[in-house]
A computed fold for a 160-nucleotide RNA from a mouse gut metagenome, annotated as Lysine riboswitch aptamer. The sequence is in RNAcentral, with records from MGnify. The coordinates come from a structure-prediction model, not an experiment, and the mean pLDDT is 79.
RNA sequence: UGAUAGAGGCGCGGAUUUCAUCAGUACCGUAAGGAUGAUAGUCGGGGGACUGUCUUUAAGGGAAAGGGGAAGCCGCCGAAGGGAUUAUCUCCCCAAGGAUAAUUUCUGGGACGCAGGCAGAAUAUGCUGCGGACUGUCACAGCAGUGGAGCGCUAUCGGU
Numbered sequence: 001u002g003a004u005a006g007a008g009g010c011g012c013g014g015a016u017u018u019c020a021u022c023a024g025u026a027c028c029g030u031a032a033g034g035a036u037g038a039u040a041g042u043c044g045g046g047g048g049a050c051u052g053u054c055u056u057u058a059a060g061g062g063a064a065a066g067g068g069g070a071a072g073c074c075g076c077c078g079a080a081g082g083g084a085u086u087a088u089c090u091c092c093c094c095a096a097g098g099a100u101a102a103u104u105u106c107u108g109g110g111a112c113g114c115a116g117g118c119a120g121a122a123u124a125u126g127c128u129g130c131g132g133a134c135u136g137u138c139a140c141a142g143c144a145g146u147g148g149a150g151c152g153c154u155a156u157c158g159g160u
Base pairs, nucleotide, nucleotide: 001158002157003156004155005154006153009077011076012075013074014073016071017070018069019068027061028060030058031057032056033055034054035053036052040051041050042049043048044094045093046092047091080107081106082105083104084103085102086101087100088099089098108135109134112131113130114129116128117127118126119125137148138147139146140145
């Protein structure tokens, strides 16, 4: 220096099935009202499109997506996740959100804590910030510690 194979452990990610939650919510029709009504109203704004829109009460009907648990399966050990920029997608433009791809950058790992922050219906969960421990690895050291980062570490086989 190249190739191959491995290790960290409540290890990472994906799709399928199923269960609960979302929620008696959104929405739908019925009955009785109220406001407004084309110089109006609705759709995030404009273009544009539609002709109704919003609201109260009553009983009736009544979801879904995302996220979560369980089961086994698949791909794996920068597994994977986050930030930024650009491009594409959703009638056109702007904004917002999401998905995919590229470039770049940060993070060894899981758990716990916080009136932390964002997303979320949520106390679930995800991401992130901070914290002190734990843990794997290497170096320094010498019996108890310090420090570094995964383009790392270990093993084997080759090249120089």